[in-house]
Context: one part of a larger RNA
RNA sequence: CUCAAGCAAGGGAAUUCGGCAAACUAGCCCCGUACGUUCGCAAGAAGGGGUGCCUGUUGCUCUUGCAGCAGGUGGCACUGACAAGGAGGGAGCGACUGUUUAUCAAAAACACAGGUCACCGCAAAGCAGAAAUGCUGAGUACGGUGGCUGACGCCUGCUCCCUGCUGGUACCUGAAAGCCCUUUUCAAGGGGAAGAAGGGCCAGUAAAGAGCGGGGGUAACUCUGACCCUCUUAAGGUAGCGUAAUACCUCGUCGCUUAAUUGGCGACUUGCAUGAAAGGCGUAACGACUCCCUCGCUGUCCUUGCUUGGGACCCUGUGAACUCACUGCCCGGUGAAGAUGCCGGGGACUCCCAGUGGGAAACGAAGACCCCGUGGAGCUUUACUACAGCCAGAUGUUAUCUUUCCAGGCAUGGUACAGAGCGUAGGUGGGAGCCUUCGAAGCUGCUGCUCCGGCAGCAGUGGAGGCGCCAAUGUAACACCACCUAUCAUGCUUGGAAGGAUUCACUGAAAAGGACAGCAUCUGGUGGGUAGUUUGGCUGGGGCGGUACGCCUACGAUAAGGAAACAUAGGCGCCCAAUGCUCGACUCAGGCGGGUCAGAAAUCCGCUGUAGAGGGAAAAGGACAAAUGUCGGGCUGACUGUUUGCCUAAAAGCGUGGCAAGCAGCUGCGAAAGCAUGGCCUAACGAACAAUGGUGCUCUUUUGAUGGGAGCCCAUUCUGUCAGACAAGCUACCCCGGGGGUAACAGACUUGUCGCGGGCGAGAGUACACAUCGACCCCGCGGUUUGGUACAUCGCUGUCGGCUUGGGUCAUCCUGGUGGUGCAGGAGCCACCAAGGGUUGGGUUGUACAUCCAUUAAAGACCCACAUGAGCUGGGUUCAGUACGUCGCGAGACAGUACGGUAGUAUCUCCUGGGAGCGUUGGAGCUUGAGAGUAAAGGCCUUUUAGUACGAGAGGAACGAAGGCCUGGGACCUCUGGUUUACCAGUUGUUUAUCAGCACAGCUGGGCAGCUACGUCCUAGACGAUAAGACCUGAAAGCAUCUAAGGUCGAAGCGUCUCUCAAGACUAGGCUCCAAAUCCCGCCCAUAGUAGAUGGGUUAUAUAGGACAGCAGUGUAAGCUCCAAGAGGAAACUCGAGGAGUUCAGCUGGCUGUUACUAAAGGGAUAAUCUUG
Repeated sequence: CUCAAGCAAGGGAAUUCGGCAAACUAGCCCCGUACGUUCGCAAGAAGGGGUGCCUGUUGCUCUUGCAGCAGGUGGCACUGACAAGGAGGGAGCGACUGUUUAUCAAAAACACAGGUCACCGCAAAGCAGAAAUGCUGAGUACGGUGGCUGACGCCUGCUCCCUGCUGGUACCUGAAAGCCCUUUUCAAGGGGAAGAAGGGCCAGUAAAGAGCGGGGGUAACUCUGACCCUCUUAAGGUAGCGUAAUACCUCGUCGCUUAAUUGGCGACUUGCAUGAAAGGCGUAACGACUCCCUCGCUGUCCUUGCUUGGGACCCUGUGAACUCACUGCCCGGUGAAGAUGCCGGGGACUCCCAGUGGGAAACGAAGACCCCGUGGAGCUUUACUACAGCCAGAUGUUAUCUUUCCAGGCAUGGUACAGAGCGUAGGUGGGAGCCUUCGAAGCUGCUGCUCCGGCAGCAGUGGAGGCGCCAAUGUAACACCACCUAUCAUGCUUGGAAGGAUUCACUGAAAAGGACAGCAUCUGGUGGGUAGUUUGGCUGGGGCGGUACGCCUACGAUAAGGAAACAUAGGCGCCCAAUGCUCGACUCAGGCGGGUCAGAAAUCCGCUGUAGAGGGAAAAGGACAAAUGUCGGGCUGACUGUUUGCCUAAAAGCGUGGCAAGCAGCUGCGAAAGCAUGGCCUAACGAACAAUGGUGCUCUUUUGAUGGGAGCCCAUUCUGUCAGACAAGCUACCCCGGGGGUAACAGACUUGUCGCGGGCGAGAGUACACAUCGACCCCGCGGUUUGGUACAUCGCUGUCGGCUUGGGUCAUCCUGGUGGUGCAGGAGCCACCAAGGGUUGGGUUGUACAUCCAUUAAAGACCCACAUGAGCUGGGUUCAGUACGUCGCGAGACAGUACGGUAGUAUCUCCUGGGAGCGUUGGAGCUUGAGAGUAAAGGCCUUUUAGUACGAGAGGAACGAAGGCCUGGGACCUCUGGUUUACCAGUUGUUUAUCAGCACAGCUGGGCAGCUACGUCCUAGACGAUAAGACCUGAAAGCAUCUAAGGUCGAAGCGUCUCUCAAGACUAGGCUCCAAAUCCCGCCCAUAGUAGAUGGGUUAUAUAGGACAGCAGUGUAAGCUCCAAGAGGAAACUCGAGGAGUUCAGCUGGCUGUUACUAAAGGGAUAAUCUUG
């Protein structure tokens, strides 16, 4: 030092993120117990009293029991040890008991009883499986499954636009198969109708997913706005609650709590961004949950100290691992910008031991943050592409009968009304007769149709007539017959649709179901249920933004060409049948002068006019004047085919696109030369596949034709990420490979920003720039802010704050010395010198910062890897859990909030200490002091000077002197306090009793030595050289001048004396002693001590032990005698907690002294020279 414990005076949470940790409390009996409440609780609330032993005795019970009563008696203490709740108050969240991340999260998360919604009638719903089949369930809606919410109380608002679900649907859309039409026949093919689910469409549904506004005005002070206007929505947030687990601003405002509160509680409420079953608001009880307060308690702290045990340390035995290029000083510099190793300077004899943790950008782990990879995985979805599953249609398995409807055909029968006309005239033709006892007219009833006039049919009655021709009307003339048109009815037949019945397939144990279902194939729909994948690039990191991703112009660009940046300034993704081609004529913009309306500007005349205009256009540059411009005439060359060169594309190649010059053909204009292959030139664009088109071309189907098929060419439709993938997200649950090619910390460079200073002096200051303040502008310094850069570090340099320990700078907060003042004094302000020392304790907050309380001489700023995590902490930030608000369809996300959340290791070196060896030329003792360290001191208050100087007064100093105190430093233990596991005493449990032991030293009360602080003592000044400044003399410069030569002063600062170390001070010093001393090993020890060392002793001896005495601690031993509440006994006497005496006793001592009783009775080393032998 560490781990585990014990104790601590005075204070009592001042510590700290936070009472973390520790302490307090504790058993049993009695008394007593608040708010609240779901009446159960709360509650062991809180708070108070008692508790031992002995003697006697009572009650209940019958027993090794329970509960008492009376008297006696001891202790500091009687649940005497062990065991054994600290308590209360106010909030948040969750009702509760429970469950959870085995191994960093126990929670507010999960679950829960209760609530509600949805599905499901059983061959069900739901689930597993390829299927058979199985579970739910040997259950049946008071049941089961799934979702949400989460006891209980009061409640649960508005919205169906979107999405989902459910239902409906005249109509639209809607696949295959089938049907119809068509393609000269057939076929492929084409067209059409009909038409399922689904979709469109219409509704319903929110305890389904979800959502729930803005602006303006207005009341007789002001404010506010019941009220009004307006835009708008599917609807515009109701009740509640509200700065909240939700509020950015925010430390909101007010109140309470505190000396002081970023905290807590209560209110207000303008809710960035509350809100009603992802429930809202309350709520007793409960909680190893989170926050705050109070009492008690304490070493958490002031402020540490002492003690015990295990390690550490020493000896013996045994004996790893990590790590390791080699090594292993400091300062300054350099350098890939942070050096033990390079450069310069300094330091430094060699080695060992203990310790501390400054350095090795220490070790540990191919950084988990960040970026990158045409890396991976998990998850999501209205990403892409598929597939299960589900829904639906068709066909097959698949049969019989029947009804209705629709369509077609055939047959029969009816109907067909303009007006006129007796009348209800379909059209055309024939036609002079036709119907009737096989029952005419008429009448009655019924049915159907109707243009409401009538017509037709049937039944009955009736019993003989009715109609036509003619006439009239009209476009048309009627009886009757035939055909035709439209329509209706009936019947038959074919096809289709819908329904019903049956049983024989099929299902089923049966009942029953039944051509359905099931199964198979084809087809349409749905389909994160599942799977495979994708989820661009550039980029002063990445993302967001932008597009610098294909082109054009100018500049950049430095006179060939070429040339970058997320440099600068801008354009293109068209337009035009004339805005094109050609020929001819003409000259523009502007200015000046003149001229009717007419103005600055209309049209007209003249002069001038190198382009200052114009061209299709908001691109720019170049070129252009009898034109490339303007006007007019005629035209279509805005042609076809083909070749070459050039640009795109510097110096290799390159698709595509574009341009230029030709040739051939055909045109236009022009007298002609000629010009014209669009627009004066430079932008205006796109591969393959695929689709469509072409009076195109080739091949093929044995020949011809038609049709079909294949290919070539051209044109159109596309890739703008523009030489052209079919392509969305999240990851904090993450993984891999890499990167200091690239971010976050720190360093480096820079210094816009920041901080500090200066120049000038507009002004302020009553006057006066400069006592003080100082605009605009300008010049610097620093490297503490924030940025920029991306140079070192991603095979890893631990990140904020606090604590601890400091070192430095000065741009000085105080203390010291000065100058100025708008300095009377006092108190200030400004400036100069000065870094020796000092620079407080608290409340809130993780904070730094900030703010407040109370002090102070003052409560300085900054740097040191924002000093310091192999020193501590871990509150914050920054993993995994969870919640709120907000965003997102979602997975999830948030420099938003909230609760919770693993901190390893000392080899080298430095440093702090301690030793050994050698050197210093024998040994020993005592010293000198080069050098090093230093704060050993720093400050305040009071008194006096002095109520003086000063001042009108109010006020109010100083030099000097004295005293006290605080902080710091050093030493010590007489006193005081602490400890005191030496010791003494008391006492509980255990043991039949004593003794001894154990129970934290069992606990409790004392306590010597030692160690200690909370205790005590000490803690001067002087001299020298200076700073700012003040002076003397004094020139340059006849004066003046503190300076130039010379001289005197002047500070807590510098140096010396004083204190400590110190001759390894390699210049290794000096003095004295020794020819015998001295030293070592061993042994006994302590005034010393981790090991070494140091000191003492070693028989010639008090070194240690023992003994005795003293002193000290405790507090009066044992034994004996006597007493004792009482009880028993005839008596003798016996039991009895305890008391008194013997007894300042007994016991004990790391202390002092005396005393050899015991142990130290051994071994070894040493000389150059000199002297003697």
Record summary:
A computed fold for a 1173-nucleotide part of an RNA from a Candidatus Anstonellales archaeon, annotated as large-subunit ribosomal RNA, half B. It matches the Rfam family "Archaeal large subunit ribosomal RNA". For this family Rfam cites "Crystal structure of the ribosome at 5.5 A resolution" (Yusupov et al., Science, 2001). The organism belongs to Candidatus Anstonellales, within Archaea. The prediction has a mean pLDDT of 80.